[in-house]
Molecule: Bacterial RNase P class A
Organism: Deltaproteobacteria bacterium
RNA sequence: GGAGUGGGUCGGAUCAUCGCUCCCGCGAUAAGCGGGGGAGGAAAGUCCGGACACCAAGGGCAGGGUGCAGGCUAACGGCCUGGCGGAGCAAUCCGACGGAAAGUGCCACAGAGACGAGUCUUCCGCUUAUGGCGGAAGGGUGAAACGCGGUAAACCCCACCCGGUGCAAGGCCAAAUAGGUCUCUCCUUUCAACGAGUCCGGUUGAGUUCCCGCCAAAAGUGGGACGGAGGGAUGGGUCGGCUGCUAGAGGCCCUCAGUAAUGGGGGUCCUAAGAGAAAUGAUGAUCGCCCCGCCUCAAGGCGGGGGACAGGAUCCGGCUUACAGACCCACUCCUUUU
Numbered sequence: 001g002g003a004g005u006g007g008g009u010c011g012g013a014u015c016a017u018c019g020c021u022c023c024c025g026c027g028a029u030a031a032g033c034g035g036g037g038g039a040g041g042a043a044a045g046u047c048c049g050g051a052c053a054c055c056a057a058g059g060g061c062a063g064g065g066u067g068c069a070g071g072c073u074a075a076c077g078g079c080c081u082g083g084c085g086g087a088g089c090a091a092u093c094c095g096a097c098g099g100a101a102a103g104u105g106c107c108a109c110a111g112a113g114a115c116g117a118g119u120c121u122u123c124c125g126c127u128u129a130u131g132g133c134g135g136a137a138g139g140g141u142g143a144a145a146c147g148c149g150g151u152a153a154a155c156c157c158c159a160c161c162c163g164g165u166g167c168a169a170g171g172c173c174a175a176a177u178a179g180g181u182c183u184c185u186c187c188u189u190u191c192a193a194c195g196a197g198u199c200c201g202g203u204u205g206a207g208u209u210c211c212c213g214c215c216a217a218a219a220g221u222g223g224g225a226c227g228g229a230g231g232g233a234u235g236g237g238u239c240g241g242c243u244g245c246u247a248g249a250g251g252c253c254c255u256c257a258g259u260a261a262u263g264g265g266g267g268u269c270c271u272a273a274g275a276g277a278a279a280u281g282a283u284g285a286u287c288g289c290c291c292c293g294c295c296u297c298a299a300g301g302c303g304g305g306g307g308a309c310a311g312g313a314u315c316c317g318g319c320u321u322a323c324a325g326a327c328c329c330a331c332u333c334c335u336u337u338u
Base pairs, nucleotide, nucleotide: 001334002333003332004331005330006329007328008327009326010325012287013286014285015284016283017282018281020038021037022036023035024034025033026032040309044320045319047318048317049316050315051314052166053165054164055163063162064161065160066159067158068082069081070080071079072078083097084095085094086093087092098157099156103155104154105151106150107149115147120139121138122137123135124134125133126132127131170243171242172241173240180234181233182232183231184230185229186228187227189207190206191205192204193203194202209225210224211223212222213221214220250269251268252267253266254265255264256263257262289306290305291304292303293302294301295300
């Protein structure tokens, strides 16, 4: 110098103008003004594992998941170390990597036969002889040919793990309207007829379920239930509001134990998105980065262009996927020079 492997960091900065959203203050609670906060390494996929909440909870079966050994962790299907197998010259990377002697299934094509064996051909023996019977050494086919065959990301067996639903969880407050319940006042049953078209009220007639009082009983009569109107009280639900809600298995530095993952101790930092279908944007200037062109011996100058993937919705640990470009550390191989 070139080619690569593993790990980590960053993902432009400042200012101006016009906006968006949340909080605080002023203002009148409005309009508005002032101040402050406002996405990521993956916020993504929602694939695993948890915290938290409610429901359920006697056990099993069923169902799902994991699968070398040891360790780490709140837990894991994650991570670390080692073994084994595979790839690479190497650094390093990849691996569902328990059981085929419990049972079942499957094994394409080719081949006689693919797993209760069997005889295509050669060979050997016998024979009724271009055939048949027996034997099982060779050939041929095939990934595999009888050997306790292969196959379990086939059923299955073994070991271990798993209750369900998710912040639209859950808790509190609670409007109008319409229902429910209780209570008070008034009218009080049902049908028909009459005036004045309808309704209320009235009059007349007829009918009448249950309970109680008056009455010896029946009849009668009075009251109540039932029904209607109005008033009051109240329970539940809905709209809505508050909460859960963001400081956490948190970040950084030092140190100790450990090969490491990780853990212990010490120091330090972080008030400030917390949403309700949902704001965090656009433009311009300067600087910085990269690329191209021109001028220049060069340093440099001028002009033009580029700058990704993508965005919270309770929170956290992982995995996977996407990503213009820049930087750092460690290591491997090749080449050159000293």